[in-house]
């Protein structure tokens, strides 16, 4: 320097190819219940689409561009 992949909550991950409207879910965390106190188990609540742009009625999903991780050519 080319090309090829990854990027979603504090973590692991679905949804991505085939755009459709509350971005699910499991763990952690907080709070409640149950216990003599914890635990475990129950109930709930906070929390995310790697930054910018475009295209559309409508983007995590398609297009650019750039961050950042990894591979692999010479």
């Nucleotide at each position: 320097g080319g090309c090829c992949c990854u990027g979603u909550a504090g973590c692991u991950u679905a949804a991505c190819c085939u755009g459709g409207a509350u971005a699910g879910a499991g763990u952690a965390g907080c709070g409640g219940g149950u216990u003599u106190c914890g635990g475990c188990c129950c109930c709930g609540c906070u929390g995310g689409u790697g930054g910018g742009g475009g295209u559309u009625c409508a983007a995590a999903u398609c297009c650019c561009u750039c961050c950042a991780g990894g591979g692999u050519c010479u």

Predicted 3D model of a 74-nucleotide RNA (transfer RNA) from a Candidatus Woesearchaeota archaeon. Its Rfam family is "tRNA". The same sequence occurs in records of 2 taxa.